Molecule: FMN riboswitch aptamer (RFN element)
Organism: Dyella jiangningensis
RNA sequence: CGACGUCUUCAGGGCGGGGUGCGAUUCCCCACCGGCGGUAGGUGCCUUCGGGCACGAGCCCGCGAGCGCUUCCGGUGCCAUCGGAAGGUCAGCAGAUCCGGUCCCAUGCCGGAGCCGACGGUUGGCAGCCAGCGAUGGCUUCCAGAAAGUCCGGAUGAGAGAAGACGGUA
Numbered sequence: 001c002g003a004c005g006u007c008u009u010c011a012g013g014g015c016g017g018g019g020u021g022c023g024a025u026u027c028c029c030c031a032c033c034g035g036c037g038g039u040a041g042g043u044g045c046c047u048u049c050g051g052g053c054a055c056g057a058g059c060c061c062g063c064g065a066g067c068g069c070u071u072c073c074g075g076u077g078c079c080a081u082c083g084g085a086a087g088g089u090c091a092g093c094a095g096a097u098c099c100g101g102u103c104c105c106a107u108g109c110c111g112g113a114g115c116c117g118a119c120g121g122u123u124g125g126c127a128g129c130c131a132g133c134g135a136u137g138g139c140u141u142c143c144a145g146a147a148a149g150u151c152c153g154g155a156u157g158a159g160a161g162a163a164g165a166c167g168g169u170a
């Protein structure tokens, strides 16, 4: 230095302006954001000129969280459904890039134009009832309706991984 083991810490950003409307950070116009590892022709520094180090892709290759899915448990004998736990097989939801330039070589550089982003929630009105001193909130019927990468929630969670400490083998 490297393989390995244990532990610790860390590990996601973003609605500003205008329009419509009773109501929108959800619609429309402009603007804004980009997890982790790999790949490396860019940039910077060093060099014994061999090279080394740091940074460097949302849409190239993989991974991660969420939902689905599968299995198990419970209400409940079966199905459906609901609640809980586990798995991480599958890759279903599920993802998105082209054009021009340079060059031996670019989906990564330079210029330009595009595209993508889990799940659940969300509004207004009439009437009635309930709680409250009240502001206001909740429930029910009916009518109309408005749709989230950015708001709220699961989440003080999980985690791709990163750094460090200790152990330990050749």
Stems, first nucleotide, its partner, number of pairs: 004167007016030004032149001033117002035063004042055005058115002066093002068090001069087007097113005119153003123144003127140005